The RNA shown here (transfer RNA) has 71 nucleotides and comes from a Nanobdellota archaeon.
The sequence was found in a public genome assembly.

[in-house]
RNA sequence: GGCCCUGUGGUGUAAUGGCAGCAUUAGCGCUUUGGGAGCGCUCGAUGGGAGUUCGACUCUCCCCGGGGCCA
Numbered sequence: 001g002g003c004c005c006u007g008u009g010g011u012g013u014a015a016u017g018g019c020a021g022c023a024u025u026a027g028c029g030c031u032u033u034g035g036g037a038g039c040g041c042u043c044g045a046u047g048g049g050a051g052u053u054c055g056a057c058u059c060u061c062c063c064c065g066g067g068g069c070c071a
Stems, first nucleotide, its partner, number of pairs: 001070007010024004018054001026042005047063005
């Protein structure tokens, strides 16, 4: 330098172009003499930009980060 894969809450993981969900962590509450476990509630995310589309996590292009192959 070229090519391929990949990027979603703090973490892990779904969503085949149509409401971004689940688990866990965290906070609060219930329970307990207290704690743990359990139960309930709440907060929290699509790497950035542009394009296609009525509509984009999803398709296309560029950039950025990570991994791999070739030179």